Order: sequence, then C1' cells, then structure tokens
RNA sequence: UGAGCAGACUGGGUGAUAGCGCAGAAAAAACUGUGAGGAAAGUCCGAGCAUCGCAGGGCAGAAUAGCUGCUAACGGCAGCCGAGGGCGACCCUAGAGCAAGUGCAACAGAGAGAUACCGCCGCUUUUACGGUAAGGGUGGAAAGGUGCGGUAAGAGCGCACCAGAGUAUGGGAGACUAUACUGCUAUGUAAACCUUAUUCGAUGCAACGCCUAUUGGUACACAUUGUCAUAACACUUGCCCGGUGGACAAUCGUGUAAUGGCGGCUUGAACUGCGAGGUGACUCGCAAGCUAGAUAAAUUAUCACACACGACAGAACUCGGCUUAUAGGUCUGGUCAUCAG
RNA sequence: UCCUCAGUAGCUCAGUCGGUAGAGCGUUCGGCUGUUAACCGAAAUGUCACAAGUUCGAGUCUUGUCUGGGGAGCCA
Repeated sequence: UGAGCAGACUGGGUGAUAGCGCAGAAAAAACUGUGAGGAAAGUCCGAGCAUCGCAGGGCAGAAUAGCUGCUAACGGCAGCCGAGGGCGACCCUAGAGCAAGUGCAACAGAGAGAUACCGCCGCUUUUACGGUAAGGGUGGAAAGGUGCGGUAAGAGCGCACCAGAGUAUGGGAGACUAUACUGCUAUGUAAACCUUAUUCGAUGCAACGCCUAUUGGUACACAUUGUCAUAACACUUGCCCGGUGGACAAUCGUGUAAUGGCGGCUUGAACUGCGAGGUGACUCGCAAGCUAGAUAAAUUAUCACACACGACAGAACUCGGCUUAUAGGUCUGGUCAUCAG
Repeated sequence: UCCUCAGUAGCUCAGUCGGUAGAGCGUUCGGCUGUUAACCGAAAUGUCACAAGUUCGAGUCUUGUCUGGGGAGCCA
C1' cells in the first nucleotide's frame, strides 16, 4: 500500500416560533417539568402477573438432544470437544439412537439387502450344476480401500499401510483424546414411523378486579312450591380413571352481566456510575436518580444555519432472549500478500 | 392486542407413504355452418409465494421471511 476477519458505538445536530399527550393536592387558563426504538417489528421461545381447574394418577399431545457452566427461566448465552470450510485472522454445525423393530430407495440395473447378468474357475461333448464379490456394466449408493502374497479361480484367507468399530491402559471434571491389541467390518434415510432421556396443567391484559345505571330476550346463582327417587343424571381445562353435586319442572320471585368509568399501567429478576470476583456468560457490594403511559390514541409543523444531505422504522401489561429490516459515520483488535529499511 | 388458517396455469381447485405437475372453465389454431353459437380435433400455458437447509432426489419434510383471509368483548 492492497485485500480480508472479528467486535463495539452512533444513527441526524443547533437555534427560533406555533401546536399536541401526561404530571404538578377541586376546575379552567397560564406556567414549569417530561415525552419512542435498537429493533418499539415478527409473535418464534422463556418468565412475571391474572383467571379457570385442582385428593391424586394415567393416556394423548408438544418441545429439546455433544460436554461443562451461566440464568428467575429458556429451544437463550459463555467456554470447550467432535465433523466441515478458509493460506490465515476466523467462520459454520437440528451434533442421541438405522447393531430394538418397521417402512422407503423412482428411473437405470441381474440384484437396493443380502443379489450371480457378463466374466473367471471346476466338472462336462454342450446345456445344466457347483465355486467365486478379483474385473466389466447400472446407479447417489453394490461384500471397507490400495498393494503384495496366496489360490483351480477367488475371498481379511494371510500380511503392510490407510478408514471405521470394539477392548485394555494412560490423560481430562466431561464431551473426548493418545497408545497398544483384536481381521471385528451388511449401503443410505429418524428435518420417515419409531425408540431412549429430559421438560411441559389450560387460557392470555379483549387475562382479571371494582363502581354506576336501564327495556326486552337469554344464561347463571339463590329462594319458594310441586313431582320423582338410590340408580341414573349433571358438572368437572383435550380424553380416561377418579372427584364433586340428589335430579327435574314452575314462579309475570330476587340478584348478577353489556355500554360507560376507574384500577390492572409502569419502581423494574430495571437503568447509570464506581469497586471486587470469574478466561467468559454472569455474579456480588456501594452510591445517585426516576426516565412515555395514551384509549381513537400525543410525541408534530414551519423557518434559519452548516455538511456527511440524514437508513430501517412508531410504544399499547411488563421483562429476558432469538429472528428479520437498517443509508451513512466513528473506534478497537487480529490475519494474509507485496514493497522498502 | 391475542389466537388461527392459507398461498400450485389467466380463474376455481386436485396432487396419497418424498420419485420429477394435473382437472374443469377460459385462451389460440383447425374443422363443421351461408354466418355465429353449440359441437368435434389439436396446441400453448407453471420461479408450486420467497430464501436457506435435510435428502441421491422436495409442490410435499424442517427453519426463517413476505402476502392475504378468518376468529376472540352475552345478544338485540
């Protein structure tokens, strides 16, 4: 100098004028304070919170899948192991089990799981029969691969090296790894059914609680009356066992509900700064501050200045993650190539 | 706000256990007819919404994205 890798931050600024939501101890006006994001998005995971159900159990269903940790929890994150890619910095990985069982593998091919079409060998006049997985051919995949020996021809039949599996020993917390031995070697597919291990009750703020008021229907609860009666029936989040409840009908009986309003609603497993521990995710301690809360829904408009001419995009119960979108700018740490010293 | 379903030819829809894409209507051409319709014959037509992955092979299986539809507040 060029190319490339990883990580972090920012993502419109300043001033003036006008306007909008919320708060500031009755109301109005004025005044003061404050007012979107890193993703507020997708709603893909995990929680808080709320209601329903609930003596308990089982089934079905769903999710996850290397190891060790972190965390309130997670399918998330960190570090590491193994497979793969890159000269490298580094990237990437749905990474349990086809040797439990079942299924599938179109076309081609003799044969797609244990198969003899051509070929080779034996026997034989030949066919046939028997042996053979070396060679040919088909295919994504055909009896672990290459070579030497061996054989009638062949074959892990024997041997050397390589790939895998098993066993033993050493190392490691573990995934795993190193060495030695055993000729032990029957394709792929579980993002096919399935098996194993672990986890999960259901519904979501239109959850849910409270206040006020009215016409009819309907539903539910209670009260009263009548009828039947111990086996049924009803209720019970998807189902079953189980559990709970006597059941049904009537009354121009009583009550509850919708709209509307208030709460839930923003002080929180939060954020900022400092210190300590840890490789790291993260944790602990101290200090300071309060930073949108609307309900047809505010967060805007105009002007001026400068240049880099401003991307994706707008809260709706709240957090922790993931995924997706994102113009431009800034910073940090590695790598490779070339040249010069 | 929450839940849920779908996307295949111009339109409406099939597509089984993953094996290489179909039907009806429509369109075009030819025939029949004096002409049109009907009828008969033939033909064309696909980024299976998009992207990545699993697999020998994906419309189908998995994940992510985009677009569209439906439902949820006792009723009037």